[in-house]
Context: one part of a larger RNA
RNA sequence: UUGGGCAUAAAGCAUCUGUAGGUGGCUUUUCAAGUCCACCGUCAAAUCCCAGGGCUCAACCCUAGACAGGUGGUGGAAACUACCAAGCUGGAGUAUAAUAGGGGCAGAGGGAAUUUCUAGUAGAGUGGUGAAAUUCGUAGAGAUCGAAAAGAACACCAACGGUGAAAGCACUUUGCUGGGCUGACACUGACACUGAGAGACAAAAGCUAGGGGAGCAAAUGGGAUUAGAUACCCCAUUAGUCCAGCCGUAAAUGAUGGAUACUAGGCGCUAUACGUAUCGACCCAUGCAGUGCUGUAGCUAACGAGUUAAAUAUCCCGCCUAGGCAGUAUGUUUGCAAUAAUGAAACUC
Numbered sequence: 001u002u003g004g005g006c007a008u009a010a011a012g013c014a015u016c017u018g019u020a021g022g023u024g025g026c027u028u029u030u031c032a033a034g035u036c037c038a039c040c041g042u043c044a045a046a047u048c049c050c051a052g053g054g055c056u057c058a059a060c061c062c063u064a065g066a067c068a069g070g071u072g073g074u075g076g077a078a079a080c081u082a083c084c085a086a087g088c089u090g091g092a093g094u095a096u097a098a099u100a101g102g103g104g105c106a107g108a109g110g111g112a113a114u115u116u117c118u119a120g121u122a123g124a125g126u127g128g129u130g131a132a133a134u135u136c137g138u139a140g141a142g143a144u145c146g147a148a149a150a151g152a153a154c155a156c157c158a159a160c161g162g163u164g165a166a167a168g169c170a171c172u173u174u175g176c177u178g179g180g181c182u183g184a185c186a187c188u189g190a191c192a193c194u195g196a197g198a199g200a201c202a203a204a205a206g207c208u209a210g211g212g213g214a215g216c217a218a219a220u221g222g223g224a225u226u227a228g229a230u231a232c233c234c235c236a237u238u239a240g241u242c243c244a245g246c247c248g249u250a251a252a253u254g255a256u257g258g259a260u261a262c263u264a265g266g267c268g269c270u271a272u273a274c275g276u277a278u279c280g281a282c283c284c285a286u287g288c289a290g291u292g293c294u295g296u297a298g299c300u301a302a303c304g305a306g307u308u309a310a311a312u313a314u315c316c317c318g319c320c321u322a323g324g325c326a327g328u329a330u331g332u333u334u335g336c337a338a339u340a341a342u343g344a345a346a347c348u349c
Stems, first nucleotide, its partner, number of pairs: 004320003008302001012317001015200003021194003025088004033081002035077009049065001051063004091191001092188003096183002099180001103177007110154001114150003118146001120144002125136001162169002206246003210243002215241002220236004257316005265294006272287002275284001299304001323348002331342003
C1' cells in the first nucleotide's frame, strides 16, 4: 500500500453551523475533456515469456518472435460522467392558514418551607443515635402564637409524557424571539447531501483584590464506633453551591457520525389532519410527524438489534491497527492559573 473494521473486543469528533473539497433528481440539445474503438510512431540492448538451434546434458550461449502496459499523433463512436443551451417537479425552499410545547432571553409578581431577629405565653429540658456523647438551654432553650428580614428552590399535577443540535429545560404572568409538525391552493426551479481547516454553543468541578450567602456542604475541628478508624453514624463549620467574567472537559452514552432510498406484522403513547360517531368524553377507519414495547426475514462471535437496524444499498466526514511505557516526554498553540489541544520513542513483553 491493498485488504479489514468502529453498540459491548482497538476505533464515531460532546453537539451544531458552515468554507474549500467530494458526491449529486428527471427530459432534450451541443461538444468531445474523461471514456471506448481502429491505425501509426515510440518506450536502447540485456533480462522475463516462448519457438528453434549450439556446447555429450544442464547452467550458459546464439537466432527469431510475441503478449500485456505507458506515452504521443491521426481518424471515428456518443451510452455514461463533465461542459453548453433550454425545460420539468418528485428533492430542497418560500408565502399563507392553523397547531402543540419545562425551546431561548429579559422584566414583574407569588405562596409553602427553612434559618435568623423581635414581642408575648410558659417553665426544664432539648437535640441526636443501634446505643450514646459532643451541641443548645434558668443570662429562659425546645414548644406555641404575632410582626419583620434574607437567600435559594419551585410540592401535588408528573407520565414508559413534552421540547431542544447537544449540554439542558418545570411556580404564575408580560414582552421579544428560534425551531418543529399539519392542511389546501400557489410560487421558485436542483437552489441539494456531507464537510478538512474555521466558528458557535457546551453539565459538574475549578479560577478571578467583584457582589451575595438562607439551607446544604468537600476540607477542617469535635463526639462516637473500632485493635486502629485519617471512614461509614452524630454535632459544628469554611471554600463552594447563587449573580458577572474565564475554563472547554465528563461513563458529554443510544458506549451506535450525518443524509437518502428500500424491506413482514402486532400492541401502545404524544401531537395533528380528514372522515365517522345515541354527534359523545365511547367506538371504528385512514394519512403524517415524533416516541416506546414485542417480533419475521436477513444480520451478529454471542448477547442482541430488527422500518427509530446493528438488515439491504449509495455518498461524504471522523477514527482504529497487540499489551505496557503513555495520553507520558519534547516542541508548538491556548489559558490568570489549574489545565486543555496536538502527541512520540527507547525499553519491555
The part of an RNA shown here (small-subunit ribosomal RNA, central domain) has 349 nucleotides and comes from Trichopus zeylanicus subsp. travancoricus.
Lineage of the source: Eukaryota > Streptophyta > Spermatophyta > Dioscoreaceae > Trichopus zeylanicus.
RNAcentral holds the full RNA, with entries from SILVA.
The coordinates come from a structure-prediction model, not an experiment, and the mean pLDDT is 86.